[in-house]
Molecule: c-di-GMP-I-GGC riboswitch aptamer
Organism: uncultured Acidimicrobiaceae bacterium
RNA sequence: UGCGACAAAGGCAAAUCCAGCCAAAGCUGGUGACGCAAAGCCACGGGUCCUCGCCUCCUCCGCGACGUUCGUCCUCAGGACCCAAGAUCGCCGGGCUGCCGUGA
Numbered sequence: 001u002g003c004g005a006c007a008a009a010g011g012c013a014a015a016u017c018c019a020g021c022c023a024a025a026g027c028u029g030g031u032g033a034c035g036c037a038a039a040g041c042c043a044c045g046g047g048u049c050c051u052c053g054c055c056u057c058c059u060c061c062g063c064g065a066c067g068u069u070c071g072u073c074c075u076c077a078g079g080a081c082c083c084a085a086g087a088u089c090g091c092c093g094g095g096c097u098g099c100c101g102u103g104a
Base pairs, nucleotide, nucleotide: 001103002102003101004100011036012035017030018029019028020027021026034090040096041095042094044093045092046091047088048087049086051084053083056080057079058078059077064073065072066071067070
């Protein structure tokens, strides 16, 4: 420095279930192995997920307010987009580090 074998040593652990945390996504521990040669680390770029918060808008409801007879506004509830925050490195890319085997 290249490569990763139906091998060997060692390692990680998806889903599920249980407990805890969180608004949620998700995370932590246990259980359990679908898989993994970086499934080790870093949210840096893209993607995806989430919605406690912000802005705008839509729908609905009902006291109410205003004009005055059907309109406007406000509030509750639900929803959508943007922003911001969060999550994911087992989605892809990038960065850093590294075990074993094997070749040069």